[in-house]
The RNA shown here (transfer RNA) has 72 nucleotides and comes from a Candidatus Aenigmatarchaeota archaeon.
RNA sequence: GGGCCGGUAGAUCAAUGGUAGAUCGCUUCCUUAAAAAUGAAGAGGUUCCGGGUUCGAAUCCCGGCCGGUCCA
Numbered sequence: 001g002g003g004c005c006g007g008u009a010g011a012u013c014a015a016u017g018g019u020a021g022a023u024c025g026c027u028u029c030c031u032u033a034a035a036a037a038u039g040a041a042g043a044g045g046u047u048c049c050g051g052g053u054u055c056g057a058a059u060c061c062c063g064g065c066c067g068g069u070c071c072a
Stems, first nucleotide, its partner, number of pairs: 001071007010024004018055001026042004048064005
């Protein structure tokens, strides 16, 4: 330098054009003498950045940044 894969909640990952979700974690409640576990509720996201296409983009297209991997 080139090819491919990836970047989404604190963490690990879904969502393959139509209001962005799950599990764990966190907060509150329930429970307990107290705590843990169980159960209930809740908070937490400018979907890496900038453009484009579209009525509508996490998703498609272009450029860039970062990480992994292969080739040189």
Source information
It matches the Rfam family "tRNA". It is annotated as a transfer RNA. The prediction has a mean pLDDT of 83.